[in-house]
RNA sequence: UAGAGUUUGAUCCUGGCUCAGGACGACCUCUGGCGGCGUGCCUAACACAUGCAAGUCGAGCGGAGAUGAUGCGAGGAAUUUUUCGGAUGGAAUCGUAUUAUUUUAGCGGCGGACGGGUGAGUAACGCGUGAGCGACCAACCUUGCACGGGGGGAUAACGGACCGAAAGGUUCACUAAUACCGCAUGACACCACGGUGUUGCAUGACACAGGGGUCAAAGGAGGAAUCCGGUGCAAGACGGGCUCGCGUCCGAUUAGGUAGUUGGUGGGGUAAAGGCUCACCAAGCCAAUGAUCGGUAGCCGACCUGAGAGGGUGAUCGGCCACAUUGGAACUGCGACACGGUCCAAACUCCUACGGGAGGCAGCAGUGAGGAAUAUUGGUCAAUGGGCGAAAGCCUGAACCAGCUAUGUAGCGUGAAGGAUGACUGCCCUAUGGGUUGUAAACUUCUUUUGUUCGGGAAUAACAGACUUCACUUGUGGAGUUUUGCAUGUACCGUUCGAAUAAGGAUCGGCUAACUCCGUGCCAGCAGCCGCGGUAAUACGGAGGAUCCUAGCGUUAUUCGGAUUUAUUGGGUUUAAAGGGAGCGUAGGCGGGGGGUCAAGUCAGCUGUGAAAUACGUACGCUUAACGUUCGUCUUGCAGUUGAAACUGGUUUUCUUGAGUGCGUAUGAGGCAGGCGGAAUUCGUGGUGUAGCGGUGAAAUGCUUAGAUAUCACGAGGAACUCCUAUUGCGAAGGCAGCUUGCUGGUCCGCUACUGACGCUGAUGCUCGAAGGUGCGGGUAUCGAACAGGAUUAGAUACCCUGGUAGUCCGCACAGUAAACUAUGGACACUCGCUGUCGGCGAUAUACUGUCGGUGGCUAAGCGAAAGCAUUAAGUGUCCCACCUGGGGAGUACGUCGGCAACGAUGAAACUCAAAGGAAUUGACGGGGGCCCGCACAAGCGGAGGAACAUGUGGUUUAAUUCGAUGAUACGCGAGGAACCUUACCCGGGUUUGAAUUGCUGAAUUUGCAUUUGGAGACAUUUGCUUCCCUUUUGGGUUUCAGUGAAGGUGCUGCAUGGUUGUCGUCAGCUCGUGCCGUGAGGUGUCGGCUUAAGUGCCAUAACGAGCGCAACCCUUGCCGUUAGUUGCCAUCGGGUCAUGCCGGGCACUCUAUUGGGACUGCCAUCGUAAGAUGUGAGGAAGGUGGGGAUGACGUCAAAUCAGCACGGCCCUUAUGUCCGGGGCGACACACGUGUUACAAUGGGGGGUACAGCGGGUUGCUACCUGGUGACAGGGUGCUAAUCUUUAAAACCUCUCUCAGUUCGGAUCGGAGUCUGAAACUCGACUCCGUGAAGCUGGAUUCGCUAGUAAUCGCGCAUCAGCCACGGCGCGGUGAAUACGUUCCCGGGCCUUGCACACACCGCCCGUCAAG
Repeated sequence: UAGAGUUUGAUCCUGGCUCAGGACGACCUCUGGCGGCGUGCCUAACACAUGCAAGUCGAGCGGAGAUGAUGCGAGGAAUUUUUCGGAUGGAAUCGUAUUAUUUUAGCGGCGGACGGGUGAGUAACGCGUGAGCGACCAACCUUGCACGGGGGGAUAACGGACCGAAAGGUUCACUAAUACCGCAUGACACCACGGUGUUGCAUGACACAGGGGUCAAAGGAGGAAUCCGGUGCAAGACGGGCUCGCGUCCGAUUAGGUAGUUGGUGGGGUAAAGGCUCACCAAGCCAAUGAUCGGUAGCCGACCUGAGAGGGUGAUCGGCCACAUUGGAACUGCGACACGGUCCAAACUCCUACGGGAGGCAGCAGUGAGGAAUAUUGGUCAAUGGGCGAAAGCCUGAACCAGCUAUGUAGCGUGAAGGAUGACUGCCCUAUGGGUUGUAAACUUCUUUUGUUCGGGAAUAACAGACUUCACUUGUGGAGUUUUGCAUGUACCGUUCGAAUAAGGAUCGGCUAACUCCGUGCCAGCAGCCGCGGUAAUACGGAGGAUCCUAGCGUUAUUCGGAUUUAUUGGGUUUAAAGGGAGCGUAGGCGGGGGGUCAAGUCAGCUGUGAAAUACGUACGCUUAACGUUCGUCUUGCAGUUGAAACUGGUUUUCUUGAGUGCGUAUGAGGCAGGCGGAAUUCGUGGUGUAGCGGUGAAAUGCUUAGAUAUCACGAGGAACUCCUAUUGCGAAGGCAGCUUGCUGGUCCGCUACUGACGCUGAUGCUCGAAGGUGCGGGUAUCGAACAGGAUUAGAUACCCUGGUAGUCCGCACAGUAAACUAUGGACACUCGCUGUCGGCGAUAUACUGUCGGUGGCUAAGCGAAAGCAUUAAGUGUCCCACCUGGGGAGUACGUCGGCAACGAUGAAACUCAAAGGAAUUGACGGGGGCCCGCACAAGCGGAGGAACAUGUGGUUUAAUUCGAUGAUACGCGAGGAACCUUACCCGGGUUUGAAUUGCUGAAUUUGCAUUUGGAGACAUUUGCUUCCCUUUUGGGUUUCAGUGAAGGUGCUGCAUGGUUGUCGUCAGCUCGUGCCGUGAGGUGUCGGCUUAAGUGCCAUAACGAGCGCAACCCUUGCCGUUAGUUGCCAUCGGGUCAUGCCGGGCACUCUAUUGGGACUGCCAUCGUAAGAUGUGAGGAAGGUGGGGAUGACGUCAAAUCAGCACGGCCCUUAUGUCCGGGGCGACACACGUGUUACAAUGGGGGGUACAGCGGGUUGCUACCUGGUGACAGGGUGCUAAUCUUUAAAACCUCUCUCAGUUCGGAUCGGAGUCUGAAACUCGACUCCGUGAAGCUGGAUUCGCUAGUAAUCGCGCAUCAGCCACGGCGCGGUGAAUACGUUCCCGGGCCUUGCACACACCGCCCGUCAAG
């Protein structure tokens, strides 16, 4: 130290993607009240207009001015006076000399090497850190010692002349210095020489004394004291230069690099070491601990993030470096190879008189450009700091301030308290009751931060300077007074007014806090991931409401985190990605027991350093905070030093248990080379022998009368070694198999003689390495890629067959890969057991047992996601190597290396997806397995498919052919009755509160029948007759009309629904509670054995019980009984008729109706533990659920139906409503389904004759009579039904037909009729006469049925005026055949197995082609 979403039907895991957090020199959208403190070109090191950013010193120098004073000279104004001629007066002004103050172009000094900017270059001693210089410099500053004598010659300025457009320059002449140059003096300095001593770390350093040689200087101010400068030497401080250890990005698809290169000697050069440079000599030097090369990048303190370790960054502030338009070079100087210096070259810009010149914002502002994007051409030197100066002072875009900017951060405000009938209204929602906005508002009371008015008003400043004064070391210090403020009339304080001046942004499907309505309709759009949107969107857009943050909010970019998803902390490799094919072995890593020693690692103490800022903690200052100040801590590092000695390490000594050697007994398909053997295949020769052989699912190609196959004998040749032979053995792996000989490697066991850690692993490397392949040379019997032919097939470049070349075999050489697998690297140690087997040993042994080494099975703990592993570990530990980091692209491309080639090794990226994957679970599925069932097959009987017709459907047609149903599970289905109606469709004509129902208001008062005219009718119109109820007399009910509110819709959505239904399937299944097992999904129960029609039972059992289903209960039928007898029945008694229960009577029987009984494997036998099964068992009307029906578990098919009905939403409203006439639903080249009738003799036709049951009936069924050939018509009786009525037919008897398109078959057509109905043309049924089609038993295929069943025969009913009914639903008559059995087809149930399916095999998915 927090997690979440997303792979699945669900689960656990692996694994990626995504989110929630923080940060920012930020950008953008919307919005915006205030001040404080910070920040502000990340892009074009792109180009720059304009102004400013480095000067200062006259106390270094000579000049040149300016101003004043004074002296002299010139000059002569105003004024005064006047004799008007003049006199007086002396200003301004000018010249000159002296002097004072002041300015400064030039010479000279110091500074322009600092400060400020930028990050292009640089992978480097560039930076960081720690050392070294015995190899160095050092202006200004500080300290100490010593010195400053005397000369000289120039030169700028200025002046004259001249050139040029300008910039600028040339020449002549004059002059000064703290400018320059000799001479003197001179050391403790420097150079060389020899000597002594001390000392260090190698070159060395220091001290002392000696003589020799060389080198200095400048003055200025002041009245003065004195001060400021100058020169040499020695030291210090600040600053710099060089060297070294360590650290410092990515790429090996960059592996070799390097000739001044590495080193030496000697010159040169530098402040200084050095190949820094040069001559000569040697041949080195760097590199797998990554040289060289390529790419990228200024480095650090620090900043962001993180629990930390880390990861990312290097803006602002600070340290270092580098650069100054680009490249190069030096000069000056203490210091530069110099941002606002010089020279050269280049590019660009500007000026020009075209000859030539000028420039460098990566200084501060500012402009253009670039860009998503970054500010004022501001103020002041007041403070801090810098340069110069003796100082005043001058300069300073450093700096301090102000301006702009929500760019960041911390803070404040937009009011506070009360106030519920939870006010009215509005928006929104609603089940119309209400809810919500909401204490919100209004209203009452209060406050005044901020704002506004007026007023007061700081700190930041004290130095220096000037003056006064004091002290003393006499030019310094102390005290006092005075002067100096940009920001600024700012901060702050007081005061006036009054809630007054001030709220937005994003979000609301989950993650993630927050939900409703409307619009839209896979459109428009949203989206960080999963994903929303195809008519009821909490996901789009709007609204209301809510949530979060708040002067901001949200998007985007980047970065850390979450991500233990590169794992040092802290991951893995049997199956998820991942163990090298195997061995040997180099470097490296790691390494047994005892003793001694060293102290490298390690540990402890101390010292130095680790800049400041930052961070953390305390205290303090701005009203608080941010911010700032102070002190402390931290800075985990590096270096030094002193110790310790357990562990690691170095070294030494020793030991034997690791390892090896020896001796002995064994062992084996271990390897290499040679020899030998038999069986088999093929071929050859000969014999026998004759018509086929061979091959396959079936065939054919092929071989064969020229004699095959078969068989016998002999021969040739090559390859492989049957049985033994196995969870056997051997080997490092690949691999190794007849026998035998030779050579040779290994291993085990026993003994314990020898060595004494000699070991383990192993990158690069080397060797071996199946099959296939390659080269050369042999060999070639079999088999056999390619190839040919035959089959199969839609095709078949395949599977099958007949042939057949390379190859398969041998030698030599290459190649170097495999599911080279135990998908499990090697070594060592430790950790319960049981049971086989191979080789040894013990003891005499094949028994038994122990032990060592192999090879198997099962299993405990433990491990594991699970499956599983489990002393042969995937357990517990140590060591070493190899490899992995989402899927695809891809083991591909490029490059390189290897190879004769084939190819191998190494090995990416763009792009794309949100998964890919492992193990296990439940289902579904399998042309997987086991068990079982069903008219499922088989065995049978009869059909369909061929014909004609009926009917439904498709298609086509049409004004319309209304709509729905479409595998099983639509198609004689909705429809159990389409001529009109029905009717929903089409055409035409009407109508609009409407055809029907109903509320309210107003008016009127009513109904029914008949009738006239127009019209196709609806409708419009006319006439006549008739005339409601109650009443309190107002009216109410009823009816009509007008208005209004509801209407109406067979319009859409069955994928919004209810209800109902079909199907799997009357199949035996589907679940629950508790317990147990599993991390979990789940499992168990429900499995197993036996049994059953059945999850029906029994036994067994980590399960024990229970529910819905099964069965039973219900109806019907079969037997018997009870009760009751009319309309039923008639045995007995009586009466009557041509005859008949016809009548009296009776209820015995039949029957009808009610209510009971009966059947339970209950009994017997056999089998079985039981459940139960079996039996031509008994008994019984019936025997093993007796037959039939109703009854349909959890669920599946978004199955069917909005057109039966109901209903949400949407749509139409003079029409998609409604009324009427006519048409259509009936069409017709064709296709399909379901049926009817047939094809005939088990039959057709004529005649005769017998026996049912279920039902129906008054707008009806009708006896009986008459007419008609007949359909039927005219009369007429009974019956509202156990009363009357409704013909049974096949069957049986008999005659005829005699196998033909017929005396079969009846379609079609013609004619004539009957009936229903307003009406039979489109479009009814039936009758009679005539006509007499196809069809002679039906291809592939397919349907029903197991007993009163199939088949066959007729009868009834519903609907209905009639009927297209041959349909549907029922009824009875006659009445079979067959089932060996479960291999196969179909469907189903249970168990098991596989699975990449879960929309579940009608799945998933691969390749090709086509289109885009």

Source information: The RNA shown here (small-subunit ribosomal RNA) has 1412 nucleotides and comes from an uncultured bacterium. Its Rfam family is "Bacterial small subunit ribosomal RNA". RNAcentral holds the sequence, with entries from ENA and SILVA. The coordinates come from a structure-prediction model, not an experiment, and the mean pLDDT is 84.